Context: one part of a larger RNA
RNA sequence: CUGGGCGUAAAGGGCGCGUAGGCGGCUUUGGCAGUCGGAUGUGAAAGCCCGGGGCUCAACCCCGGAACUGCCUUUGAUACUGUUUUUCUAGAGUCUGUGAGAGGAUGGCGGAAUACCCAGUGUAGAGGUGAAAUUCGUAGAUAUUGGGAGGAACACCAGUGGCGAAGGCGGCCAUCUGGAUCGGCACUGACGCUGAGGCGCGAAAGCGUGGGGAGCAAACAGGAUUAGAUACCCUGGUAGUCCACGCCGUAAACGAUGAGUGCUAGACGCUGGGCAGCAUAGGACUUGGUGGCGCAGCUAACGCAUUAAGUUCACCGCCUGGGGAGUACGGUCGCAAGAUUAAAACUC
Numbered sequence: 001c002u003g004g005g006c007g008u009a010a011a012g013g014g015c016g017c018g019u020a021g022g023c024g025g026c027u028u029u030g031g032c033a034g035u036c037g038g039a040u041g042u043g044a045a046a047g048c049c050c051g052g053g054g055c056u057c058a059a060c061c062c063c064g065g066a067a068c069u070g071c072c073u074u075u076g077a078u079a080c081u082g083u084u085u086u087u088c089u090a091g092a093g094u095c096u097g098u099g100a101g102a103g104g105a106u107g108g109c110g111g112a113a114u115a116c117c118c119a120g121u122g123u124a125g126a127g128g129u130g131a132a133a134u135u136c137g138u139a140g141a142u143a144u145u146g147g148g149a150g151g152a153a154c155a156c157c158a159g160u161g162g163c164g165a166a167g168g169c170g171g172c173c174a175u176c177u178g179g180a181u182c183g184g185c186a187c188u189g190a191c192g193c194u195g196a197g198g199c200g201c202g203a204a205a206g207c208g209u210g211g212g213g214a215g216c217a218a219a220c221a222g223g224a225u226u227a228g229a230u231a232c233c234c235u236g237g238u239a240g241u242c243c244a245c246g247c248c249g250u251a252a253a254c255g256a257u258g259a260g261u262g263c264u265a266g267a268c269g270c271u272g273g274g275c276a277g278c279a280u281a282g283g284a285c286u287u288g289g290u291g292g293c294g295c296a297g298c299u300a301a302c303g304c305a306u307u308a309a310g311u312u313c314a315c316c317g318c319c320u321g322g323g324g325a326g327u328a329c330g331g332u333c334g335c336a337a338g339a340u341u342a343a344a345a346c347u348c
Base pairs, nucleotide, nucleotide: 003320004319005318006317007302008301012316014201015200016199017198021194022193023192025088030083033081034080035077036076037075038074039073041071042070049065050064051063052062053061054060091191092188093187094186095184096183097182103177104176105175106174107173108172109171110154116148117147118146119145120144121143125136126135162169163168206247207246208245209244210243211242215241216240220236221235222234223233258315260313262311263310266293268291269290270289271288272287273286274285275283297304298303321348322347323346330341331340332339333338
């Protein structure tokens, strides 16, 4: 330098923004850097290769040729790549108009339910289980009615429904705010794609400080079960779960499928717009999203199949037998827990 791969065998970064870099639409012009052609010079000799010759042959030696695939200089070519310049609108974006949405942040409001407190009625049980017991109750429980204060979560609607880059998002209202889609086709004129480092976001658990604490509930205690029971079951119960600010940076962070582009049979749903219409049913209509089937093709098979795992282009990440090991050491980050980067001996 090179190969084959990454849904399930090892392998897609958790996700985004973006620097360098890589790659990049149509058209014109200039120059000719890359690229291609010619020529001069050089590319030591020896060796290799080819043709001859000399030692009786050979090894060996001698002569000639070719080659030295390279470099410099010079002279040409201009399709492609790069560069300069001109143009365009199919990529990308802006403008304008409409509709949809649990997209995000802040503030306020609401009802049901659980537990607690007070008061009334009322009396002996309640609770719990496979069965029990721990537990609560004559100091009046459970049940029921009225009142109060408090925290958390939002039944029905609800849907292989919607939104978001991912994590994720669900009562109602208001304010602030992001994105996508569709229609108009007015504007800019390649402004694009990807993206090593970098920066930001990132469930749950955990950590720091200060609040809050109804229910639930690691740890813990007791009761059961059992040969034992550091469990499963029961009665309790603290961190935590909630809020604010700050950290942590990991997950089966999964579609186990990186992002972007073009092309490639169909019919059937759901959802957001548009179009025409007999303004109803509906549509050989048109776009964006989301599902279940199913050709071609692909795949080891399973299966995927216009939302590809088909085909095609360029970019990033990653893999290279199992164990040792995502470990040790070192570095970086962190308050810590630890995270990240990441071996080897040895062994099969």

Predicted 3D model of a 348-nucleotide part of an RNA (small-subunit ribosomal RNA, central domain) from an uncultured prokaryote.
The RNAcentral record of the full RNA draws on ENA.